[in-house]
Molecule: transfer RNA
Organism: Oscillospiraceae bacterium
RNA sequence: GCCGGUGUGAUGGAAUUGGCAGACGUGCCAGACUCAAAAUCUGGUGGUGGCAACACCGUACCGGUUCGAUCCCGGUCACCGGCA
Repeated sequence: GCCGGUGUGAUGGAAUUGGCAGACGUGCCAGACUCAAAAUCUGGUGGUGGCAACACCGUACCGGUUCGAUCCCGGUCACCGGCA
C1' cells in the first nucleotide's frame, strides 16, 4: 500500500433482509430477609432540560439516501486478521 472483519450504557452482549435502541446477564443503587453480613428475592439503573407530565439528544466520527437508519451508501478514525 491492497483486501476483509469489528466498533452499541460501567461491562459481556442482543435488537438485522430499514419501523418503540439497549432485551438478557454482570456490576452499581435502594429495599426485603439477617444480630450483622454473605447468599437469595423485589424494584431501579444512557445523557441534557423540566417541580412534574414530558421534550430533545444518543449505536466509533462526519456526511448522504429515506416519511423513518444500529441496519443501506460514501468518507474518516481505531483495533484485529490476510496479502504484498